[in-house]
Predicted 3D model of a 71-nucleotide RNA (transfer RNA) from a Gemmataceae bacterium. Its Rfam family is "tRNA". Rfam classes the family as a transfer RNA. The source organism's lineage runs through Bacteria, Pseudomonadati, Planctomycetota, Planctomycetia and Gemmataceae. Its mean pLDDT, the model's own confidence on a scale to 100, is 81. The RNAcentral record of the sequence draws on ENA.

């Protein structure tokens, strides 16, 4: 320098045009002599900019970053 795959709450990951869901973390309450363990509520997300769109995490383009091949 090309090409391919990938960027989602603190963390690991799903959903690929129509409300973003789960798992650990944590915060709070219940349970407990007390700890853990359980139960029950709560905070907290779309890598950046820009197009299509009636709507975009999803489709398109340009960046930035992690990977992997090529050379």
């Nucleotide at each position: 320098g090309c090409g391919c795959u990938c960027g989602u709450g603190a963390u690991g990951u799903a959903g690929u045009g129509g409300c973003a869901g789960c798992c650990u973390a944590c915060c709070g309450c219940c349970u407990u002599g007390c700890c853990a363990a359980g139960g029950c509520g709560g905070a907290c997300g779309g890598g950046c900019g820009g197009g299509u769109u009636c709507g975009a995490c999803u489709c398109c383009c340009g960046c930035c970053g992690a990977g992997c091949g090529c050379u």